[in-house]
Molecule: Archaeal signal recognition particle RNA
Organism: Methanocella conradii HZ254
RNA sequence: UGGCGAGCUAGUCCGGGUGAUUCGGCGUCACCUGUAACCUGAAAUCGUCGGCAUGCAGGGGACGAAGCCUGAUGAAGGCGCUCUGGCUGUAUGAAGGCCUCAAUCCUGGACGUUGAAAGCCCGUCCUGCUUGGUUAGCGGUGGCGCUGUGCCAUGCUGGAGAGCAUGGCGCUCGCCUUAAUUGCGGGGACCGGCACAGGCCCGGAAGGGAGCAUGCUUACCGUGAACAACUGACGCUUGCAGGGUAGCGGGCUGGAGGAAAGGGCUGAGAUAACCUUCAUAUUGCCGGGCGUCGACUGAUGGCGUGCUCGCUA
Numbered sequence: 001u002g003g004c005g006a007g008c009u010a011g012u013c014c015g016g017g018u019g020a021u022u023c024g025g026c027g028u029c030a031c032c033u034g035u036a037a038c039c040u041g042a043a044a045u046c047g048u049c050g051g052c053a054u055g056c057a058g059g060g061g062a063c064g065a066a067g068c069c070u071g072a073u074g075a076a077g078g079c080g081c082u083c084u085g086g087c088u089g090u091a092u093g094a095a096g097g098c099c100u101c102a103a104u105c106c107u108g109g110a111c112g113u114u115g116a117a118a119g120c121c122c123g124u125c126c127u128g129c130u131u132g133g134u135u136a137g138c139g140g141u142g143g144c145g146c147u148g149u150g151c152c153a154u155g156c157u158g159g160a161g162a163g164c165a166u167g168g169c170g171c172u173c174g175c176c177u178u179a180a181u182u183g184c185g186g187g188g189a190c191c192g193g194c195a196c197a198g199g200c201c202c203g204g205a206a207g208g209g210a211g212c213a214u215g216c217u218u219a220c221c222g223u224g225a226a227c228a229a230c231u232g233a234c235g236c237u238u239g240c241a242g243g244g245u246a247g248c249g250g251g252c253u254g255g256a257g258g259a260a261a262g263g264g265c266u267g268a269g270a271u272a273a274c275c276u277u278c279a280u281a282u283u284g285c286c287g288g289g290c291g292u293c294g295a296c297u298g299a300u301g302g303c304g305u306g307c308u309c310g311c312u313a
Base pairs, nucleotide, nucleotide: 001313002312003311004310005309006308007307008306011063012062013061014060015033016032017031018030019029023050024049025048026047027046038059039058040057041056067303068302069301074296077293078292079291080290081289082288083287085286086285087284089282090281091280092279093278094277095276096275097274099269100268101267102266104264105263106262107261111257118253119252120251121250122249123248124247125243126242127241128240129239132236133234134233135232136231137230139227142176143175144174145173148171149170150169151168152167153166154165155164156163157162181225182224183223184222185221186220192217193216194215195214200209201208202207
């Protein structure tokens, strides 16, 4: 001094990048990419740093003079600009289609001489006026006479009861008029009417008076019939005028065609949705070009390669 083996020290490795954020770096976040290969704690109004910024606070493993730095070239991927590229979706607009109607042509042939097309008329429907009918509601005339009678007022007569006359009002009756009449049932303890047994009152008597029950009647109530004016309604109806008539029904003319339906072409219209194409704008995705950053790859170059012991040549 070399080789082999053991140990020590300095040290090396246990990832990197892009985007976002920030005045800026790193971390926590998202994404890309790599290794045989770490762990714990906190951190977006955040943590920690200042171009010596490439985390902070702790712990661990592998290796060990092992290596570290540089980083030509290639290159995943990101970012910026651009091709106003491609695809897709959306919005708006335009054109065409789809849709409707008309003309024309073609097909079709229900039906048709027991009468097609076409034309005309009427009924059914509506409006106004009009003649009735049915029906509902509503309604109960006006006048004269004065027969009878009640009440009130006045006058007169009589010993009482009472009588006589006049006027007014009401009821009743008769007659006329009216559509304005009528049947049945109920019907007021007294305070509507008539007749009023008994009893009561006046009286010498004759006689007269008031009057309950009851009976009759009436106001009134209910329910019918008839009636006529009026007001309405109508599965009805006369007549006139007008409107409508695509459905249904009927009639006349006419004398051989002809409805629906489908297709072609042309024209017009409609355009909400749907379909196709185009234009413009835009979301998303993808691609080309240029620039830039760039994990990973790693040519080249640079730095470093220390110390101790054992064996051996």